A computed fold for a 1421-nucleotide RNA from an uncultured bacterium, annotated as small-subunit ribosomal RNA. Model confidence (mean pLDDT): 83 of 100. Rfam family: Bacterial small subunit ribosomal RNA.
């Protein structure tokens, strides 16, 4: 001292949470001793039992029990008598029972706290002084006899005492009148002197010391009464109050008062909160805070109030009394039923309530209290003990040494190893505590009693003797032994500490944020770790942190928050100066602020924590002397603030009257004919009974074109044709007048759009509501077409708006640029300036930022209103306003961890801006219809293995499923099995052939016995042993790698510097250009990187080299023919290494970059065409079944082997494609020209056979040498528009060829069938030149092929593009966003069942309180 938590990020603002400290507490768990403390917060609920106030015989009568003496009687140890003696039950009588003790119910109060006063009072014991105490008299308890009653008690008779009670006297400095003075107060008044009259005291005991009693004076002490001031919350409580306020007189009390009473007067109190509800004992303290403040009143003290509830007195000095009385009530308990008892909020204790709080103990030894002469008694007060980890302080459970950092658990690793862990063992020490045994305190001196010493005495003093509940406890000693002694909570952040297993959004955690859907440090266990310790954590409640209600200390443009606006009352604040004051202020000095407590220095307990004793504070009230700046009061002057006068101009300031045009409609008359009017496109609507148009006259209501503009004016709402009349108003010029008269502003009171209401008028356009037509899924909307309220005017009413400048009102103070209205500025429609208004920029400075910025959101000063998390909610109750609509005031239950604010990067937008793309247009050829092929999806099915699924899955993996493959089904089988290693060992078996069972796979049976050798062995084979099996099982959301798609789009980051509080910007943006972020200027930016471009290859000229398997021009030879052959290196061709293309030249336009040109040269011209080449990233995009792995799963099987099926099913859908549907063609004959490619289990010449597919013979060739080889195309014939001589598909029969094998399920040839189909709806798809189109050719896979598919080659060889509005895609820059999982995004409002909270409900039932009124106890005048 701070921290988590709204967001992709960021800054603020804002709530929630946490880290702390503390309790009279409680529950969990655990627990060794000791010292101080503390213990019913609930039910002032109700109580059983016992205790808790009695004492005094030295007031009295006495004598029930007790002991003792003495006498009698006898049964010799029991009765009886006797106040005689210690004593003493019950009784009178004193003193005490108003103390001490419990408790917080009531009480918002002079109940408490503090500070005064009482000249308005009392005071019993005490303590001081004065003074007095003389005579009488009746009586009545007890006791005796008797009555009643169940008891409780009460009743009558006889006797009888006193310090009980009455009286007579004397009597004061008492106490009344009454007179005469004197002194003296803040008032009313007080004090005192004489004098006179009048009333009113006494108790006695006795041991002879004394005590004890009346009168009065003071005194202490202890109370009573009154005042100032402070002492909770609620204004949804604003008015209370008849004894109520005062007077006068009387009563009445210890006293002062309306305390009571009668009579008079109408007062009193209240926004500085009466009154009323609701809560509550106050205070010193206490806890917590830096402080100030917030909570809080338990123990201790101090006041008060109460004592089953209500009332009431009475006795005393004190009471309206806790353990007294009286009445009522309630409730408990006795009872004979007619009456009684009784009060733990005394101390123990009992139930009950409740999370919860103790013993029916000792003792009066000490402290203090009653009494008493005293000893003594009596105290549940005190003192001690007991029970409890409730708190707080100490101690402890050992300490030193001890490593191969050791075994073994346990827990993690997995080549090692780590950890528990110096921990333990082990060696030495030590003995606090524990255990046993011994000794053993202070606290204890008063007082008595006895003697002394001194004294007038009373007291003092000294000496002896007696007295401990705690407790044989504190303590001390000795003796034994590490010997008796640790736990609980945490370990994702915040918060100190981390891993395995389990579990799998289940179970559970959780203070906040959050965790858990198979690799959880958040769950449950372990192992380890961290924190505290006889304790630890949880739960509750206060403070804190919280400046989060801000006096110290906060804010209101946009976060919650400026009142809709102005007048004004109350308060609140006020120029410049002189005198007085001394009310705030300041200072000194008294008293006061009880004790504990705080704090601080000592002391006492072994420390401590308790405890004492001292000092200090206690910030505080009174009171009294001074100061006299500054506020205040009073008083005299002043003009700088205000305000008052004279002129001048200013204006859509307001009100009331009148006038005007032009537009609208309606009416009349006219021209004139068919359609008007709407609308995106219509239609309702009007219109031959003449409309719409066009012209003339009329009426009638509203509203005022053009001027007109960040212009005026006014407090705001607001205000616009013109004129007149009434009245505001700020401003300016001038400085006469007045003198602080000002600012501001709760309650009020007054304006106050538009809608809206009430009365009564008007109503042309407009136009809710309605009707109608459209639109659309619908369409209670937007658009027509109609229309009533309404709009207008009078007069009243509402009182609210995003009533906004989301920014209250006054005033002074602070850099400047500019624009504009009004006024002054020598005369002037100019002007330099100056007033005052409206506007825009920018600086300091402020703000969280956006912004503000002299018209402040700076910088000061004054009043005022307002905010305190979001929902609930401007809602409920209530109150007032209101004709009604409703307006104003204005909450809570509950629930959320967020909800807002400004900026920021994205990403979106049926926002804009600019560009590009076979993206549209412009062509050209398919596709969607036909059949069939092929791949899905659906469906069947034992099984149709899996995968892929918008673009970016569907002739895709698979570039080739009859079997194998194959993974899938049936069905029969194996269980350490495949290769392959190592290391041991045995062996020459197995293999191989025969032959049997089976579908085989396997299985039985016969036979046979390895190979070199240097003979040492060696290799091979198989058995065995050991180690490591295998899965196309899951999880592509646990991964590597490759892969598709955005996109061959132009993007995508970076250093360093600048700007931003900061997330970020800038650079990369602007102007231009590119095909491109390509390049060029500009520029707070300047470099760079990965992409672009280029290097790479293939094509498209050519040159050189090289010349075979290829070429052949000239030469020569030769065939039927042919580079065929000798020769050539010239061409073509091969394949190497050059050249060539750079806007390089020219023209024009541009600064430049570049652009443009049927310009030149060139083969090729503006990246010349094609390919490789794929930034940073996006899609949890595919893919665990190509591999390759990390966890999970099978292990006589999810793994292996074998047959046979199946992946080829087939009502249907849907992709890709082939063939057509025909004459630009089909069919038949006849002749032409590539290119790239492949070939030995192979290509296969030629040559027979065969209609043919092929078959038989057989040359060449591991290939520029030899083979495999076009087609459209040309000519020629014929077909004649037909389901055809188109079109081929399905059947049928005969065949070939591959394969162990073509049933399911192969291609091919032949002959015969000869189906659909006559150009394809909505709707989509591909191309921009050697390209579509259109023709065939070749290879890979491959024994065969379902190839019409896939990747290449050439052959023929085209339209078309003005252009970017529209569709999609995509890139820059810009702007809105409540969106970030990013628009397939957020997000409203209803709802089925349950829940939870509050509110209503006919009622019902209890409890409280107000008033009225009947009946009225005790009990006081």
């Nucleotide at each position: 001292a701070g921290a988590g938590u709204u967001c992709g990020a960021u800054c603020a603002a804002g709530g929630c949470u946490c880290a702390g400290g503390a309790u009279g507490a409680a529950c969990g768990c655990u627990a060794g001793c000791g010292g101080g403390a503390g213990g019913c917060u609930u039910a002032a609920c109700a109580c059983a039992u016992g205790c808790c106030a009695u004492u005094c015989g030295a007031g009295g009568g006495g004598u029930a029990a007790c002991a003792g003496g003495a006498g009698a009687g006898c049964u010799u140890g029991c009765u009886c008598u006797u106040g005689c003696u210690g004593a003493c039950g019950a009784c009178c009588g004193g003193c005490g029972g108003a103390c001490g003790g419990g408790u917080g119910a009531g009480u918002a109060a002079c109940g408490c706290g503090u500070a005064u006063g009482c000249a308005a009072c009392c005071u019993a014991c005490c303590c001081a002084u004065u003074a007095c105490a003389g005579g009488g008299g009746g009586a009545u308890a007890g006791c005796c006899c008797g009555a009643a009653g169940a008891a409780a008690u009460u009743c009558g008779g006889a006797u009888u005492a006193a310090u009980a009670c009455c009286u007579c006297a004397u009597g004061a400095u008492a106490u009344u009148a009454a007179u005469a003075g004197a002194c003296u107060g803040c008032a009313u008044g007080g004090u005192u002197u004489a004098u006179u009259a009048a009333u009113u005291a006494a108790a006695g005991a006795u041991u002879c010391a004394u005590c004890g009693g009346u009168a009065a004076u003071g005194g202490a002490u202890g109370g009573g009464c009154a005042u100032g001031c402070g002492u909770a919350u609620c204004a949804u409580u604003a008015g209370c109050u008849a004894g109520u306020u005062g007077g006068u007189a009387a009563g009445g009390u210890a006293a002062c008062g309306g305390c009571u009473u009668a009579c008079c007067a109408a007062g009193g109190c209240a926004a500085c909160g009466a009154u009323g509800a609701u809560u509550a004992u106050g205070g010193g303290g206490u806890c917590u805070u830096a402080a100030a403040g917030g909570a809080u009143g338990g123990u201790c003290c101090c006041a008060c109030a109460c004592a089953c509830u209500g009332g009431u007195a009475c006795u005393g000095a004190g009471a309206c009394a806790c353990g007294g009385a009286c009445c009522a009530g309630a409730c408990u308990c006795c009872u004979a039923c007619g009456g009684g008892a009784g009060g733990c909020a005394g101390c123990a204790g009992u139930g009950a309530g409740g999370a919860a709080u103790a013993u029916u103990g000792g003792u009066c030894a000490a402290u203090g209290g009653g009494u008493g002469a005293g000893a003594g008694c009596c105290u549940g007060a005190a003192c001690c003990a007991g029970c409890c980890a409730u708190c707080c302080c100490g101690c402890g459970u050992g300490a030193a040494g001890g490593a191969a950092u050791a075994c073994a658990g346990c827990c993690c690793u997995a080549u090692g190893g780590g950890u528990u862990u110096u921990a333990a063992a082990c060696u030495u020490c030590u003995u606090u505590u524990a255990u046993a045994u011994g000794a053993g305190a202070a606290g204890a001196a008063c007082g008595g009693c006895a003697g002394a010493a001194g004294u007038u005495u009373u007291g003092u003093u000294c000496u002896g003797u007696a007295u401990g509940a705690c407790g044989g406890u504190a303590u001390c000693a000795u003796a034994u032994g590490a010997a008796u002694a640790a736990g609980c909570a945490u370990c994702g952040g915040c918060u100190a500490a981390c891993u395995c297993c389990g579990u799998g959004c289940c179970a559970g955690c959780a203070g906040c944020c959050g965790c858990g859907g198979u690799a959880a440090u958040a769950c449950g266990g372990a192992g380890g770790a961290u924190g505290c310790a006889a304790g630890c954590g949880u739960u509750a409640u206060c403070c804190g942190g919280a400046u989060u209600u801000a006096u110290u200390a906060g804010g209101u443009u946009u976060a919650a928050a400026g009142g809709g606006u102005g007048c004004g009352u109350a308060g609140g604040u006020g120029g410049c100066u002189u005198u007085a004051u001394a009310a705030g202020u300041c200072a000194g000095u008294g008293g006061u602020g009880a004790a504990a407590u705080a704090u601080u220095u000592u002391a006492g307990c072994u420390u401590a924590a308790c405890u004492a004793a001292g000092a200090u504070a206690c910030u505080g009230c009174c009171a009294u002397u001074g100061a006299u700046a500054c506020u205040g009061u009073a008083u005299g002057g002043c003009u700088a603030g205000a305000g008052u006068u004279u002129g001048c101009g200013c204006g859509a300031g307001g009100u009331a009257u009148g006038c005007g045009g032009a537009a609208u409609g309606c009416g009349u008359a006219a021209u004139g004919u068919a359609g008007c009017g709407g609308u995106g496109a219509a239609a309702u609507g009007c219109a031959u009974a003449g409309a719409u148009a066009u012209u003339a006259c009329u009426c009638a209501g509203a509203a005022c074109u053009c001027c007109g503009a960040u212009u005026g004016c006014g407090a705001a709402g607001g205000c616009a044709g013109c004129a007149u009349a009434c009245u505001a108003g700020a401003g300016c010029a001038a400085c006469a007048c007045u003198g602080a008269c000002a600012c501001u502003g709760a309650u009020g009171c007054a304006c106050g759009a538009a809608a809206g209401c009430g009365u009564g008028g008007g109503u042309a356009g407009c136009g809710a509501a309605c009707a109608g037509g459209a639109u659309u899924a619908g369409a209670u909307a937007c658009c027509c077409u109609g229309g009533u309220a309404g709009u207008c005017c009078a007069c009243g009413c509402c009182g609210u708006a995003a009533a906004c400048g989301a920014u209250g009102u006054u005033c002074a103070c602070u850099c400047g640029u500019u624009g504009u209205c009004u006024g002054c500025g020598a005369u002037a429609c100019a002007c330099a300036g100056u007033a005052g208004g409206c506007g825009a920029c920018u600086a300091c400075g402020g703000g969280a930022a956006a912004c503000c910025a002299u018209u402040a959101a700076g910088u000061g000063a004054a009043c005022c209103a307002c905010c305190u998390g979001g929902g609930g909610a401007g809602u409920a109750c209530g109150u007032u306003c209101g004709c009604a609509a409703g307006a104003a005031u204005g909450a809570a239950a509950c629930u959320c961890a967020a909800a807002g604010g400004a900026a920021u990067u994205g990403a979106c937008g049926g926002g804009g801006g600019c560009c590009c793309g076979c993206a549209c247009a412009a062509g050209c050829g398919g596709a969607g219809g036909a059949a069939c092929a092929u791949g899905u999806g659906g469906u069947u099915u034992a099984a149709u293995u899996c995968g892929a699924u918008g673009a970016u899955a569907c002739g895709c993996g698979a570039g080739g499923a009859a079997c194998c493959u194959u993974a899938c089904c049936u069905g029969g089988u194996u269980u350490u099995a495949a290769a392959u290693g190592u290391a041991g060992a045995u062996u020459g078996c197995a293999u191989a052939g025969u032959u049997u069972g089976g579908a085989a796979a396997c299985g039985g049976a016969c036979u046979u016995u390895c190979u070199c050798u240097u003979c040492g062995g060696a290799g091979c084979u198989a058995u065995u042993u050991a180690c490591a099996a295998g899965g196309u099982g899951c999880u592509g959301c646990a991964u590597g790698g490759u892969u598709g798609u955005c996109g061959u789009c132009a993007g995508c980051u970076c250093g360093u510097g600048c700007c931003g509080u900061g997330a970020g910007g800038u650079g990369u943006c602007g102007g231009g250009u590119u095909a491109a972020g390509u390049c060029c200027c500009a520029u707070a930016a300047c470099g760079a990187g990965c992409g672009c471009a280029a290097c790479c290859c293939c094509u498209a000229u050519u040159g050189u080299u090289a010349g075979u398997u290829g070429c052949u021009a000239a030469c020569a030879g030769g065939u039927a023919a042919a580079g065929c052959u000798g020769a050539g290196a010239a061409c073509u061709c091969u394949a190497g290494c050059g050249a060539g293309a750079c806007u390089g030249c020219c023209a024009c336009c541009g600064u430049a970059a570049g652009g443009u040109g049927c310009g030149a040269g060139g083969a090729a011209g503006g990246u010349g065409g094609g390919g490789a080449u794929g930034a940073c990233g996006u899609c949890a995009a595919a893919u665990c079944a190509g591999c390759a792995c990390g966890g999970c799963c099978c292990u006589u099987a999810u793994a292996a082997c074998c047959a046979g099926g199946g992946c080829u099913a087939c009502a249907c859908a849907c992709g890709u494609g082939u063939u057509a549907c025909a004459a630009u063609g089909g069919u038949c004959a006849a002749g032409a020209c590539a290119a790239a490619g492949a070939g030995c289990a192979g290509c296969c010449a030629u040559c027979u056979g065969g209609c043919a597919a092929c078959a038989g013979a057989g040359c060449g060739c591991g290939a520029a040498u030899c083979u495999c080889g076009a087609a459209a195309c040309u000519u020629g014939a014929u077909c004649c528009u037909a389901g055809u001589u188109c079109g081929g598909a399905u059947c049928g029969g005969a065949g070939u060829c591959u394969g162990c094998a073509a049933c399911u399920c192969g291609a091919c040839u032949c002959c015969g069938u000869g189906a659909a189909g006559c150009u394809g709806g909505a709707u989509u798809c591909g191309c921009u030149a050697g390209u579509a189109a259109u023709c065939g050719u070749a290879u890979a896979u491959c024994a065969g092929c379902c190839a019409u598919g896939a990747u290449a080659c050439g052959g023929u060889g085209a339209a078309u593009a003005c252009g970017u509005u529209c569709c999609c895609g995509g890139g820059c820059c810009u702007u809105g966003u409540a969106c970030a999982c990013a628009c397939c995004g957020c997000c409203c409002g209803u709802c089925a069942a349950g829940c939870c909270a509050u509110g209503g409900a006919a009622g019902u039932u209890g409890g409280g309180g107000g008033u009225a009124c009947c009946u009225g106890a005790a009990g006081u005048c």